[in-house]
RNA sequence: AGCCGAAUCCGAGAUUCAUCGGAGCGGGGGAACCUUCCGAAAGGGGCGCAUCGCGGUCGAUCGCGUAGAGCACUCUAAAGCUCGAGCCCGUCAGCUAACCCCGUAGGCGAGUUUAGAG
Numbered sequence: 001a002g003c004c005g006a007a008u009c010c011g012a013g014a015u016u017c018a019u020c021g022g023a024g025c026g027g028g029g030g031a032a033c034c035u036u037c038c039g040a041a042a043g044g045g046g047c048g049c050a051u052c053g054c055g056g057u058c059g060a061u062c063g064c065g066u067a068g069a070g071c072a073c074u075c076u077a078a079a080g081c082u083c084g085a086g087c088c089c090g091u092c093a094g095c096u097a098a099c100c101c102c103g104u105a106g107g108c109g110a111g112u113u114u115a116g117a118g
Stems, first nucleotide, its partner, number of pairs: 002108003008023005024104006034094001043092001044089004052065004068083004073118007
């Protein structure tokens, strides 16, 4: 230069310390209709690609796979590499018009390549 991600831009104020507003982008709640045989137990739900299976350890750490995801203008094909986490709500939420609410961080980085089309 760029990459993952919604996480960018503009304005006012402040700068005697950092807040407020807007646009854009992203997320949640919330009717009718639809879904819905009844009851109990295990509660249930959300953000995210990050779900599930097998094995292992006294236990924890862990290992091998896997749904899925990322890789430099875009798409397709092939190959290669990597991830396949973490966190939140708090007994409560299906979908959902109007309406209401919230976020706008953080982490990497000169080490992906070939072919075709645009």